Molecule: transfer RNA
Organism: Methylacidiphilales bacterium
RNA sequence: GCCGACUUAGCUCAGCGGUAGAGCAACGGUUUUGUAAACCGUGGGUCACCGGUUCAAUCCCGGUAGUCGGCU
Numbered sequence: 001g002c003c004g005a006c007u008u009a010g011c012u013c014a015g016c017g018g019u020a021g022a023g024c025a026a027c028g029g030u031u032u033u034g035u036a037a038a039c040c041g042u043g044g045g046u047c048a049c050c051g052g053u054u055c056a057a058u059c060c061c062g063g064u065a066g067u068c069g070g071c072u
Stems, first nucleotide, its partner, number of pairs: 001071007010024004018055001026042005048064005
C1' cells in the first nucleotide's frame, strides 16, 4: 500500500427496516442465627462518528475513525 471482518449496557454477546434484549456484574428485597447460594425485582444505551435512501434505519448505501486478521 491492497483486501476482509468487527464496533450495540460496566464486561461477553444477540437482535430478517416498525418503541433495543439476554447472561454475568451493580443495586434493592425475600429466605438464613449470619455469610454464601437460590429466588424476585430495579437501574444502566446519543446502537463508534458524519452524511444518504426510506413514511420509518442498530439493520440498507457512501465516507471517516478505531480494533483484529490476511496479502505484498